[in-house]
RNA sequence: GCGCUCGUAGCUCAGUGGAUUAGAGUGUCUCCCUCCGAAGGAGAAGGUCGCAGGUUCGAAUCCUGUCGGGCGCACCA
Numbered sequence: 001g002c003g004c005u006c007g008u009a010g011c012u013c014a015g016u017g018g019a020u021u022a023g024a025g026u027g028u029c030u031c032c033c034u035c036c037g038a039a040g041g042a043g044a045a046g047g048u049c050g051c052a053g054g055u056u057c058g059a060a061u062c063c064u065g066u067c068g069g070g071c072g073c074a075c076c077a
Base pairs, nucleotide, nucleotide: 001073002072003071004070005069006068007067010026011025012024013023028044029043030042031041032040050066051065052064053063054062
């Protein structure tokens, strides 16, 4: 330098054939339960889907560029 792949909630991930409202588990907070705690039950908060642009009536999803992680190939006297 070229190619492939991953990036979505604090963490681990699903969704990636364009339209349900952006979700699950776990964690955090509040309440219930309890003598207290753990366990259990109920609820809440938390995201501009890595970033920027484009296409589209509509983009996490398609296109372009770019940043970061991983892998392969090439170059390197």
Transfer RNA from a Chloroflexota bacterium, 77 nucleotides, folded computationally. NCBI's taxonomy places the organism under Bacteria, Bacillati, Chloroflexota. The RNAcentral record of the sequence draws on ENA.